[in-house]
Molecule: small-subunit ribosomal RNA
Organism: uncultured bacterium
């Protein structure tokens, strides 16, 4: 630094999300040290203990103990000792009284939007105890009170009564100055009030001693000094306008009064101010800050620790004391809570340290000293300090170490995996060598102490010896983002996910493994902040379509402002001074073994205040100027606007006239309707609203909304000229003011015509609607309200620049040859373009460019322009305008596609116009679906359905019963046995099988005996084998279909941020992206064509099994021949080559000659990128997965053939263009030896019995339709053959389920087939019979071949499929999409 994620792709807007850093934090693992740090919640309640006392050198007492003295009781050993009591002295101790100190140290963040707090000012408005300096002074007295003692009330706490008593306790006097206070005077000064200074008289005010033994602490008074504190003042200091009005002690003012001291701070009179859109009051939320975090940097975000500042002390209110307090551990009241009680009444306040309940995702010892620093008190000694230094406990955080080093290939085992070879783990590990940091043992032993002793920490650190790899490694992660991949297991389950998402049987996203990547005493997740996010944009964002321009104007504040030119310095610029605590951060060094950490300089603190200076620009003053703007004359245009007045056509309607039956009318097609009561239709007359045709026109005028028949009055605005006046008077405008379509409301009118509502008719599944007949508010008028529209150029305003071209409109000036035309300027409306500028589309002098200026307005979607709450409005409703909640998008503008019941062009048996068919009937096949032990899978729209099956009786066969084997029916490798397999024969069994009997190798060395080996067959065991199980959605191949449609693509280069265009579009033309000709493309591939093969004409050669113009021969053949057929090879022939015409002189088109054949001569093979997760794991290969005495294998029987029905493709027909008989002509193409067979005999006949000939141009080989004749005569038939009954022939082990044919008999439906719907453009359709492949037999089917042989095609609207161009789109799984809405389940 940036990444993912809207989309088939892309460019943009734009949200979401991740990667860093941090943290008083939480969970899992856990060796050690340092230094840090540790109730962020209940300002909930607290038990216990401590945290502020000390001073006996301030008093007066008490009492202790020593010492001396006096005293002597009892008692003694008669010395004198000796209790009690007294006195002295000397040392302790202290409960009052007295003085200091409890206002400081330590904790909290409840309150506080405040002069509270920073951060800089003030003072002529002020106060300060210890402390330090100066001057001056303590003189002489008094009356009291506690303790005490005695009473006395209470349960207690505690209180009162009488008496005693000191004192640094309290009080008068005396003195007192530069001190206060009241008068008044001089110099000098100031920013007012006033201030200093000096010098006058008046007047008020002090005191305290203590110890020791000549000094020390103290008192008083004044003055300065310092230290501390109080008060003012500029400036900063959260959000909410869905808080806009607030305020009566409220603003001012005099006067008392109060305070340390200014002041409505308080009073009393006056006046009636004062704040507030620069946000005032109200609401809400907050302790402020140095400073932390975080970020290039502006900023955002916080305020734990340390430091300053405030505020607080259960809650609320007060004062005393005193220098300081309205006091955390004082008091007094009140209230809530706990505790005591004798029920009278008292006690008490952890937000000081420890600790405790609670609360909570969470936060520690009821430690040890006062050794240092500090503070209080004392003279001191010391005392007292839960401050404070230390210890404990939490990886809480930050550093810093350790859990070994070196050597070790057999690359060990184990494990994972694997294609079975191997590959990872892996020098890792064991193994040999070493070392000892920390723990651990044992010995030594600090600084911190200034000063004789005294050191909690600590027997710490730290040193020194022995000693043992020993005691010390987990966490999170491996699909992108993001370093890291295998395997098994799950199978949209189970689970994961920050976000995008992964899991429906081959998960590198789930859970285990192994392996790998990261960090490591740590290592994720949760939550928060700031980044990234320029995603609130001061730096640094937009607003035509993405969110976003007020409907418009006219204006108030405010913002900005034109030319010269002078003063002044507010802003600005610059130099100096204060100031910006420390600590923190930077930065030089220093001290702990480094480092965290401390410590020392220094830099910095981007402010802020004060002074000098500058005068460009802002700004202010002054006098000026005319360029901006405004006024005047002159002119001309023109639906601007009110308000009155006239017109002509239409519509409807009334009236009367002709005049008859329908009318129309309306529609896509109808019908409601109107009309014999006289309609429509026509003449005539008349009413009445409303609205102005031609002209008319990206023409005109208005600020927008809007404005159109003529006349007329009143009127507002632009524009041109012309340069006379003013002289910056400008621009833009929050609020506010007015104007504002059409609907809609009020209240009176008015009413032809259209027309919401409503009513019928149609239409529809339905039709509360499109369409029709009707018709009422309403639309018109005047008056008042509404105030919004895609109110749009979706594009505020206003000024100045910035290339050109053409149209129009309104006026001006000038030229010329003048109904004209040219130049030129101004003002307006349009159109093309450049150059910029835009995500593109686009904008482009009428900006969406370029720069100014002022307003509105936006900040992901949905939830919603909704809810509440205000305002306004007669309602309707209009402005204002959230949340909770969900989603990861939504969203612009451009690509390719498909797609359209959009368009234009083209084609095709696509429809058309034919001819046969199907659909209806038997049957015959496939398939549904049913049934079964099974009816074996598979194909499912076109592009499954006589399809895989080129032939299911067994076999096939994959299914189903039953009956067998288990290394196996079949392959490969070990051993061990035999010699066999094989034939042939009995036996048992459905059969597989399983017994028995007989016959049986080879090679090689050897004399044999015997060894070896080759074959093969058996057994045993392992490894395999086997599977027509699964998964065509894991795959190969291989097919099918768009489609034999005319398209797919690529290189260069150009275009476009890009996806893409571009060539391939585009004019013509073609069967055809086929050729021309154009063209920012130029050229290629793959595909079309052509090359390849049949048939058609011909020439050559070539001549048997073919042929015969000839001879011979009854035939059969024989000879000769090779001219024709015929075959087989090899060539020629066809190119729009020729003519005319048309076209663009082109490509090509039409016509024509000539020619077997003419324009691709005709059929065939040949199928571009791609599509459909098309079809096939059952041909066939295959990955994975599943079975292994079975989901393999044999093997009998059965099924694959069933049958209420439904559907496809087929045969045969309904009949006379026919049937049926008998005569008679004329083909091809193929097969043929387990084969076809002529021919003869035998059988009505399928067929048999014999069999020449044929390995085939040789023999098997007859063709039907047609051709002659005959019967039949419109009927269920001489039609038509199902079906059943009877014999039979053939294939085959075997025709029962379950062939195929044949004869005789029987003789069903069916009389041309609803709706639909298939096939074919010429040797085609049709119609007719041939041969093959399957194959033992079994053809209506498939593949093939000839005979006989049509009709029609105006065309291109329509269906249906394509093809190119083109337009829309919210579709891209691509219209079988996407999607609102409503019901109904769950």
């Nucleotide at each position: 630094a940036g990444a993912g994620u809207u989309u088939g792709a892309u460019c943009c807007u734009g949200g979401c999300u991740c990667a860093g850093g941090a943290u008083g934090a939480c969970u899992u693992u856990g060796g050690c040290g340092g230094c840090g740090u540790g109730c962020c919640u209940a300002a909930c309640a607290c038990a216990u203990g401590c945290a502020a006392g000390u001073c006996g050198a301030a008093c007066g007492g008490u009492u202790c103990u020593u010492u001396c003295g006096a005293g002597g009781a009892a008692g003694c050993c008669u010395g004198g000792c000796g209790a009690a009591u007294c006195g002295a002295a000397a040392g302790g101790a202290u409960a009052g009284u007295g003085g200091c100190g409890g206002a400081c140290g330590g904790g909290u963040g409840a309150g506080u939007a405040a002069c509270g707090c920073g951060u800089g000012g003030g003072g002529a408005a002020c106060c300060u105890g210890c402390c330090u300096c100066a001057u001056a002074g303590a003189g002489g007295g008094g009356g009291a009170u506690a303790a005490c003692a005695g009473g006395a009330a209470g349960a207690a706490a505690u209180u009162c009564c009488u008496g005693c008593u000191a004192a640094u306790a309290c009080c008068g006097c005396a003195u007192a100055a530069g001190c206060g206070c009241a008068c008044a005077g001089u110099a000098c000064c100031g920013c007012a009030u006033g201030g200093u200074a000096c010098a006058g008289a008046g007047u008020g005010a002090a005191a305290a001693g203590a110890u020791u033994u000549u000094a020390u602490c103290g008192c008083u008074a004044u003055g300065a000094g310092a230290u501390g504190g109080a008060c003012c003042c500029g400036c900063g200091u959260c959000u909410g306008a869905u808080u806009a009005a607030c305020u009566u002690g409220u603003u001012g003012g005099u006067g008392a009064g109060g305070u340390a001291a200014c002041g409505g701070c308080c009073c009393a009179c006056c006046a009636a101010g004062g704040u507030a859109a620069c946000g005032a009051u109200c609401a809400g939320u907050a302790g402020c800050c140095g400073g932390a975090c975080u970020g290039a940097g502006a900023g955002g975000u916080u305020g734990a620790a340390c430091g300053g500042c405030c505020a607080c002390a259960u809650u609320g209110g007060g004062a005393c004391u005193g220098a300081g307090a309205c006091a955390c551990g004082g008091c007094c009241c009140a209230a809530a809570c706990u505790c005591c009680u004798a029920c009278g009444g008292g006690a008490g306040g952890c937000a000081g340290c420890a600790g405790u309940g609670g609360g909570g995702g969470a936060u520690a010892u009821u430690g040890c000293a006062c050794a240092a620093u500090g503070g209080g008190g004392g003279g001191a000694a010391c005392c007292c300090u839960g401050a404070u230094g230390c210890a404990g406990c939490g990886a809480c955080g930050c550093c810093g170490c350790g859990u070994g080093a070196g050597u070790g290939a057999a690359g060990a085992a184990g494990u994972a995996u694997u294609u079975c070879g191997g590959u990872a783990u892996g020098u890792a590990a064991a193994g040999c060598u070493c070392u000892a940091u920390c723990a651990g043992c044992a010995g030594g032993g600090a600084a911190g102490a200034a000063g004789a002793a005294a050191g909690a920490c600590g027997g710490u650190a730290c040193c020194u010896g022995a000693c043992u790899a020993a005691g010390a490694a987990g966490c999170c992660c491996c699909g992108g983002c993001u370093a890291a991949c295998u395997a098994c297991g799950u199978g949209c389950c189970a689970g994961c996910a920050g976000c995008c998402g992964c899991g429906g049987u081959a998960a590198u996203a789930c859970g285990u493994a192994g392996g790998g990547g990261g960090c490591a005493a740590g290592c994720g997740u949760u939550a928060u902040c700031c980044g990234g996010a320029u995603u609130u944009a001061c730096u640094g964002g937009g607003u035509g379509u993405a969110a976003a321009g007020g409907g418009a104007g006219c204006g108030u504040a405010g913002a900005c402002u034109g030319u010269a030119a002078a003063g002044c310095a507010a802003g600005u610029c610059u130099g100096a001074a204060g100031u910006g605590a420390a600590a923190u951060c930077a930065u030089a060094g220093g001290g702990c073994c480094c480092a965290a950490c401390c410590c020392u300089g220094u830099a910095a603190c981007u402010g802020c205040u004060u002074u000098g200076g500058a005068a460009a620009c802002u700004g202010u003053u002054u006098a000026a100027c005319u360029g901006g703007a405004g006024u005047a004359c002159c002119g001309g245009a023109g639906g601007g606007g009110c308000a009155g007045g006239c017109g002509g056509a239409a519509u409807u309607c009334c009236u009367g006239g002709u005049g008859u039956a329908g009318c129309g009318g309306g529609u896509g097609a109808a019908a409601u309707g109107c009309g014999u009561a006289g309609a429509u239709a026509u003449c005539a007359g008349g009413a009445a609203a409303a609205a102005c045709a031609c002209c008319g026109g990206u023409g005109g005028c208005g600020a927008a909304g809007g404005c159109g028949g003529c006349c007329u009055g009143c009127u507002g605005g632009a524009c041109g000229g012309u340069a006379a006046c003013u002289g910056a008077c400008g621009u833009u405008g929050a609020g506010g003011c007015u104007c504002g379509a059409a609907a809609g409301c009020g209240u009176g009118g008015g009413g032809a015509g259209c027309a919401a509502a409503c009513a019928g008719g149609a239409u529809u599944a339905g039709a509360u609607a499109c369409c029709c007949u009707g018709g009422u508010a309403g639309u018109c008028c005047a008056c008042g309200c509404c105030g919004u529209a895609a109110a749009c150029g979706a594009u505020g305003a206003a000024u100045a620049c910035u290339a050109a071209g053409u149209g129009u409109u309104g006026g001006c000036a000038c030229c010329c040859a003048a109904a004209g035309g040219g130049u030129g300027u101004c003002g307006g409306u349009g159109c093309u373009g450049c150059c910029g500028c835009a995500a593109a589309c686009g904008c482009a002098g009428u900006a969406a460019g370029u720069a100014u200026u002022c307003c509105a307005c936006c900040u992901g979607g949905g939830g919603a322009g909704u809810a509440c709450g205000u305002a306004c409005g007669c309602a309707a409703g209009u402005a204002u305008g959230a949340a909770a909640c969900u989603c990861a998008a939504a969203g612009g503008a451009a690509u390719u596609g498909a797609c359209g019941g959009g368009g234009a062009c083209c084609c095709g048996c696509a429809c058309a116009a034919g001819c046969g068919g199907u659909g209806g009937a038997g049957c015959a096949u496939g398939u549904g679906g049913u049934u079964u032990a099974a009816u074996u899978c598979g194909a499912a729209g076109c592009a499954a359905c006589g399809c895989g099956c080129a032939g299911a009786a067994c076999c096939u066969u994959a299914c189903c019963a039953g009956g067998g084997u288990u290394u196996g029916a079949c392959a490969u490798g070990g051993g061990g046995u035999c010699g066999c397999c094989g034939c042939g024969g009995c036996g048992a069994g459905a059969g597989a099988u399983c017994g028995c009997c007989g016959u049986u190798u080879c090679c090689c060395a050897g004399c044999a005996a015997u060894g070896g080996g080759a074959c093969g067959a058996c057994c045993c065991g392992c490894a395999c084998a086997g599977g027509u199980g699964c998964u065509g959605c894991a795959u190969g191949g291989c097919u099918g279909u768009c489609g034999u449609c005319a398209g797919c693509u690529c290189g260069u280069g150009u275009c476009g941020u890009g996806a893409g265009a571009u060539g391939u579009u585009g004019g013509g033309u073609u069967a055809a992206g086929u050729c021309c000709c154009g063209c920012a493309a130029c050229g290629a591939g793959c595909g079309c064509a052509a090359c390849c093969c049949a048939c058609g004409u011909u020439u050559c050669c070539a001549g048997u099994u073919g042929c015969c113009a000839c001879c011979c021969g009854c035939a059969a053949g024989g000879g000769g021949g090779c001219c024709c057929u015929c075959u087989g090879g090899a060539g020629a022939g066809a190119c729009u080559g020729c003519c005319g015409g048309g076209g663009a002189c082109a490509a090509c088109c039409c016509g024509g000659a000539g020619g077997a054949a003419g324009g691709u001569g005709u059929g065939g093979a040949u199928g571009a990128c791609g599509u459909c997760a098309a079809g096939u794991c059952c041909u066939c290969a295959u990955g994975g997965c599943c079975c292994u005495u079975a989901c393999a294998u044999c093997c009998u029987g059965g099924g694959c053939c069933a049958c209420a029905c439904a559907c496809g493709u087929g045969c045969u027909a309904c009949a006379a263009u026919g049937g049926u008989c008998g005569g008679u002509a004329c083909a091809a193409u193929g097969g043929g030896u387990c084969g076809c067979a002529a021919c003869g005999c035998c059988g009505c006949g399928a067929g048999g019995c014999g069999g020449a000939g044929c390995c085939a141009a040789u023999c098997c080989u007859c063709a039907a339709a047609g051709c002659c004749g005959g019967c039949c005569u419109c009927a269920g038939u001489u039609c038509g053959g199902a079906u059943c009954g009877g014999a039979g022939u053939c294939u085959g082990c075997a025709a029962c389920u379950c062939g195929a044919c044949u004869c005789c008999g029987u003789g069903a439906a069916g009389c041309u087939g609803g709706a639909a719907u298939c096939g074919c453009u010429a040797g085609u359709a049709a119609u007719c019979g041939u041969g093959g492949g399957u194959c033992a037999g079994c053809a209506c089917a498939c593949c093939a071949c000839g005979g006989u042989g049509a009709a029609u095609a105006c065309g291109u609207u329509c269906c249906c499929g394509g093809g190119c161009c083109u337009u829309g789109u919210a579709c891209u799984c691509a219209c079988c999409g996407c999607c609102g809405g409503u019901c109904a389940a769950g």